[in-house]
RNA sequence: AGAGUUUGAUCCUGGCUCAGAACGAACGCUGGCGGCGUGCUUAACACAUGCAAGUCGAACGCGAAAGUUUUCUUCGGGAAACGAGUAGAGUGGCGCACGGGUGAGUAACGCGUAAGUAAUCUACCCUGGUGUCUGGGAUAACAAUUCGAAAGGAUUGCUAAUACCGGAUACGCUGAUUUAUCAGGAAAGGUGGCCUCUUCAUGAAAGCUACUGCAUUAGGAGGAGCUUGCGUACCAUUAGCUAGUUGGUAGGGUAAUGGCCUACCAAGGCAACGAUGGUUAGCGGGUCUGAGAGGAUGAUCCGCCACACUGGAACUGGAACACGGACCAGACUCCUACGGGAGGCAGCAGUGAGGAAUAUUGCGCAAUGGGGGAAACCCUGACGCAGCGACGCCGCGUGAAUGAUGAAGGCCUUCGGGUCGUAAAAUUCUGUCAGAUGGGAAGAAGUGUUACAUGUUUAAUAUACAUGUAAUUUGACGGUACCAUCAAAGGAAGCACCGGCUAACUCCGUGCCAGCAGCCGCGGUAAUACGGAGGGUGCAAGCGUUGUUCGGAAUUACUGGGCGUAAAGCGCGCGUAGGCGGUUUUAUAAGUCAGAUGUGAAAGUCCAUGGCUCAACCAUGGAAGUGCAUUUGAAACUGUGGAACUUGAGUAUUGGAGGGGGUAGUGGAAUUCCCGGUGUAGAGGUGAAAUUCGUAGAUAUCGGGAGGAAUACCGGUGGCGAAGGCGACUACCUGGCCAAAUACUGACGCUGAGGUGCGAAAGCGUGGGGAGCAAACAGGAUUAGAUACCCUGGUAGUCCACGCCGUAAACGAUGUGAACUAGGUGUUGGGAUGGUUAAUCGUCUCAUUGCCGCAGCUAACGCAUUAAGUUCACCGCCUGGGGGAGUACGGUCGCAAGAUUAAAACUCAAAUGAAUUGACGGGGGCCCGCACAAGCGGUGGAGCAUGUGGUUUAAUUCGAUGCAACGCGAAGAACCUUACCAGGCCUUGACAUCCUAGGAAUCCUGCAGAGAUGCGGGAGUGCCUUCGGGAAUCUAGUGACAGGUGCUGCAUGGCUGUCGUCAGCUCGUGUCGUGAGAUGUUGGGUUAAGUCCCGUAACGAGCGCAACCCUUGUCCUUAGUUGCCAGCGUGUAAUGGCGGGAACUCUAAGGAGACUGCCGGUGACAAACCGGAGGAAGGUGGGGACGACGUCAAGUCAUCAUGGCCCUUACGGCCUGGGCUACACACGUGCUACAAUGGAACGUACAAAGGGCAGCUAAGGCGCGAGCUGGAGCGAAUCCCAUAAAACGUUUCGUAGUCCGGAUCGGAGUCUGCAACUCGACUCCGUGAAGUCGGAAUCGCUAGUAAUCGUGAAUCAGAAUGUCACGGUGAAUACGUUCCCGGGCCUUGUACACACCGCCCGUCACACCAUGGGAGUGGGUUGCUCCAGAAGUGGUUAGCCUAACCUUCGGGAGGGCGAUCACCACGGAGUGAUUCAUGACUGGGGUGAAGUCGUAACAAGGUA
Repeated sequence: AGAGUUUGAUCCUGGCUCAGAACGAACGCUGGCGGCGUGCUUAACACAUGCAAGUCGAACGCGAAAGUUUUCUUCGGGAAACGAGUAGAGUGGCGCACGGGUGAGUAACGCGUAAGUAAUCUACCCUGGUGUCUGGGAUAACAAUUCGAAAGGAUUGCUAAUACCGGAUACGCUGAUUUAUCAGGAAAGGUGGCCUCUUCAUGAAAGCUACUGCAUUAGGAGGAGCUUGCGUACCAUUAGCUAGUUGGUAGGGUAAUGGCCUACCAAGGCAACGAUGGUUAGCGGGUCUGAGAGGAUGAUCCGCCACACUGGAACUGGAACACGGACCAGACUCCUACGGGAGGCAGCAGUGAGGAAUAUUGCGCAAUGGGGGAAACCCUGACGCAGCGACGCCGCGUGAAUGAUGAAGGCCUUCGGGUCGUAAAAUUCUGUCAGAUGGGAAGAAGUGUUACAUGUUUAAUAUACAUGUAAUUUGACGGUACCAUCAAAGGAAGCACCGGCUAACUCCGUGCCAGCAGCCGCGGUAAUACGGAGGGUGCAAGCGUUGUUCGGAAUUACUGGGCGUAAAGCGCGCGUAGGCGGUUUUAUAAGUCAGAUGUGAAAGUCCAUGGCUCAACCAUGGAAGUGCAUUUGAAACUGUGGAACUUGAGUAUUGGAGGGGGUAGUGGAAUUCCCGGUGUAGAGGUGAAAUUCGUAGAUAUCGGGAGGAAUACCGGUGGCGAAGGCGACUACCUGGCCAAAUACUGACGCUGAGGUGCGAAAGCGUGGGGAGCAAACAGGAUUAGAUACCCUGGUAGUCCACGCCGUAAACGAUGUGAACUAGGUGUUGGGAUGGUUAAUCGUCUCAUUGCCGCAGCUAACGCAUUAAGUUCACCGCCUGGGGGAGUACGGUCGCAAGAUUAAAACUCAAAUGAAUUGACGGGGGCCCGCACAAGCGGUGGAGCAUGUGGUUUAAUUCGAUGCAACGCGAAGAACCUUACCAGGCCUUGACAUCCUAGGAAUCCUGCAGAGAUGCGGGAGUGCCUUCGGGAAUCUAGUGACAGGUGCUGCAUGGCUGUCGUCAGCUCGUGUCGUGAGAUGUUGGGUUAAGUCCCGUAACGAGCGCAACCCUUGUCCUUAGUUGCCAGCGUGUAAUGGCGGGAACUCUAAGGAGACUGCCGGUGACAAACCGGAGGAAGGUGGGGACGACGUCAAGUCAUCAUGGCCCUUACGGCCUGGGCUACACACGUGCUACAAUGGAACGUACAAAGGGCAGCUAAGGCGCGAGCUGGAGCGAAUCCCAUAAAACGUUUCGUAGUCCGGAUCGGAGUCUGCAACUCGACUCCGUGAAGUCGGAAUCGCUAGUAAUCGUGAAUCAGAAUGUCACGGUGAAUACGUUCCCGGGCCUUGUACACACCGCCCGUCACACCAUGGGAGUGGGUUGCUCCAGAAGUGGUUAGCCUAACCUUCGGGAGGGCGAUCACCACGGAGUGAUUCAUGACUGGGGUGAAGUCGUAACAAGGUA
């Protein structure tokens, strides 16, 4: 510090996710030791048991027992002493308000911070001053009686005090006032010692003295109360709240201010700077995170607050409205004799419950601290320790060195090896931890006691106190830390991960299953993603997972974001509050800046140093704590006050343009209707029609009239207005704007939350009006349907007046205002100036409105002085992914429609913007092709052949399936082929290599069997040799292995098809762009062509095109047999038959030739095109081979090869027979026909290219024929196949199911072959089916082509109507590119990229999920109005009781009980508000496998 994820790719926007750190954690697997920390986050749920607050005899009265001893005894027991003034309870004092726990409540002066208290208190502690005098009456304990189950009381009697009360005195206390004074208000003693003084005289009392109390007062320290400034969560779908409310006066109350309380008076107080209400929450130091700013959090430790079963109220006290006190009410639990009682772990342990989850009913007061005490001492679950838990942090260990036959074994393998791996074993060492034995700290300072010494006090050498010395005494942890010795590598490693992010890869299993997953996503037979294994990576006594927080996230942006199109500018003005504000000067000092002071607790963080062996941890010191307050100064800027100014703003004057607004009036054109005339059969409307109108006279046309609405031309990116918007003309009323020049005011300004006004269309209300148009509606069409598009009608409405509504893609998708920042060119309205008389032209300038364009900005597109540039001011909005949803609920507004404000649950990993490349379009342009058109001939109908589908079958083997499968693989299934089926057989195998043994090989032959096969017989002994043997071959055996037309063409190679012989496809360098990419390759011409030329930020190049190759067309040269024969000779019935020739044809080698080369025209002086000449051939002459980058997971595992999987006495191999040839049917491709351009008969003529020895086979003979016989010739320019046929000539048939057609069937044969039954071809005789030119539809072909005619070959024993090749005869037509199909280039749109066979919307049906409404129902909280009224406090008191004081002795004062009044908790009633849950039914929403119906959107998406 970033990364993954939207796309085919790109840039942006934007969300989601990950890597980090942390935790009081939990869960899973695992677990050696120690140190330091830490441990109910949930039920402030309920609690058994024990403990957690007592202490003081030096405040006071009383006062045992057990036991022991002595004594008495009637032997039952009694008494005394010690125990012991002990235990014990009681009065009294102090403490119990600390310490400890918890976080329910609380949004508050609760907390934090800084101040104030002249408005206050303070027990204990410290330092001073003063005093401590004199009286009195009770009471508990105790005893007796008594009630009760108990808890607990009642009555009578006795008694003490530092308990209680009176009096005196009193200051610097309090109050009053006339500041001289007056009034009021205290106390308590105890312990030790001594007799110096007084009295009695052992010794006491008084006294003295020391210490300690008590009272009062002043101060201190620490603590507490109260007040104030500032800060302190969310919701405005909470906007108004408030009667003790705000203030005053008087009084009460308090330690103290105060409506804190009461009476009276006034009517205030709070609130958009968020009152009131609701929800949530203890606050801070800090903690976690972060670069920081921030964000989250508030365990442990420290400070504050609040609470103590729930609610209320007080008492005591210095302090409480009191956790382990009391009273009342309530809930709950327990005891009970049913009458009554008792209790409060949110103290420490512990239990139950809840929960994912959190410990021991431990030891000790040794240390630290606290309470009481003079002290010893007692108490202390505070605390110190130990126990449990890897809960966290830190440290240590589980060994070290050497060790290669790289052992065994595992895993992988290309079978060679690699890897685990120096790892192990083995050898040599070490000894941390744990274990054993022995030793052994620090934490302890004291206090007390004893002895001594010194000092102080005092009358005192008593005492007491202080200090010192010496002795003695205190450890829970714990025999712990630590040290030494001993033995032994011995006891001690796991967890997660390994597709990318993210370090780490292979095998096996599985087969969209099982499963994984943080995101993207893996898994459908070769899974580095599932499960296992091997190996590896990371961390390590832990490792992972889950949860939460911060970070990354600049994804709430103060630091540090945005708003044209991604989410986001209010529809537009006016204007309140607020914010901001021109120039000069002066004052001030609020902001601002600087210094100082105080504070910012400690702990923590940071730095330094130190202590535990290190570290964690701990200690000491420093820094920091960005803050707040006070104070001193500065005066630039902001603010504030004063004084001025004119440039911002405004006013006045003179002009100017304008559909700016309102009211009234006046026109013309047109539509419609009405009346009349002319006139006759149609009109109207559409893609085409129909509905409709019209013989009752339409449409058309002429004249007249009525009525309403809108204002042609001008008219213009022209004008005006804030926006909406405004368009005939005239008049009136009226707003704003612009220019020029001067004068005046003197900052009067800008923006603008709320507020208020205006605000298209549609819609609503009332009343008018209504020509045209026209939702709804009706009809006609279209259509599968058509509740639409089209047509004919037609009502609201559109118009006017008044009143609502308040929204629009109200758009420049761009808030208003101001300033600045290159230009160019238009436009509208002014002004100045020049050329000029003017028209008009130019220059400058102000305002308006457009276009282009630089810098700059922008994700890009684009914007660009009219900014989206650079800045300022203010407002609005985004309040933040997409959907849910601009929806629900609530509020406000509205007559309604609805508007406005505006969520959540749930769901997805995207949604979006701009641009790029493709593809596509019922987008456009250009161009091509037998693509259409123009023609010729077919297919589709018939019969047959052949292939396919389907069906059938034991099997009908398999593959090919739109074009691009279907006479295809198959250039040829009777057996074989053959892969299929049935049956019979073989198992190292039919075939390959290796090993062992034997034998040459090989040939002939018998028997059984369907054959495979089995059992036999005979012939035969080879070649090389170094004499060991070897090569080749056969048989048998063993195991490695063979074998597989078994699967996967979606694992592959190779080959092939197709787009397409279409003209395209790319690269290097450069340039442009953030980038994908672009440019080049586009453009203008041209071409068959990305062919060429020109232009050009491109310049070049490659694969394609073309050419080079073959063939054909002309000529030449060479050569001349088997081919040829002109001339010469010769022969035959005839034939190049022969001599000969080399001319010709031909053969087959080599050349020539054609290049737009020449001429004319067109064209841009080009490329090229058109025409012409010459030429055998003319513009690639014809044909062929040749197929760019790629597409279709196209085809083929059955040509071959091959990975993986599968079979191995079978899915391999052999054999016989059968099947591939089936047959209701459907399709493709063909053949033959339907006839006279023909059939038949006879005669006559002319090819090319092939093939031939297991072959072609001649002549001759036989047969009607297929063929047989025969055997010449030929390995072939020689011989043979081999007669070419259409054609031509003559004859016949005469339009008919025929002299057409030949299927089918019967019979007889031929040939091939081991064998023609299933299942061959051919021949002859007979038979003579359908068919009379073929529906919708569809195919081929542009010239030697179509059509037609025959010939040959491959395969092959035989078996073509197929395939391939050959020649013969030989046409028609092409105007042209509108349309169909396919293709190329450019451009445009796109929501497509699996690319239109795309994408995608809504209803309905089904399932699930959350949610709104809902008659209601049930809870919680709360307001208001009442009822009620415990305990308590206060007031009153006619009843009752009454020790201290007073008394005139009667009583009084005072007090208590009781009663009553006020306040008030619980409780009750009524009525509202709010919130939660639930509810028949219902609304929409979301998500689901491939459901149904349509096709709304994306292309002009077929009606933009």
Small-subunit ribosomal RNA from an uncultured delta proteobacterium, 1504 nucleotides, folded computationally. It matches the Rfam family "Bacterial small subunit ribosomal RNA". The coordinates come from a structure-prediction model, not an experiment, and the mean pLDDT is 84.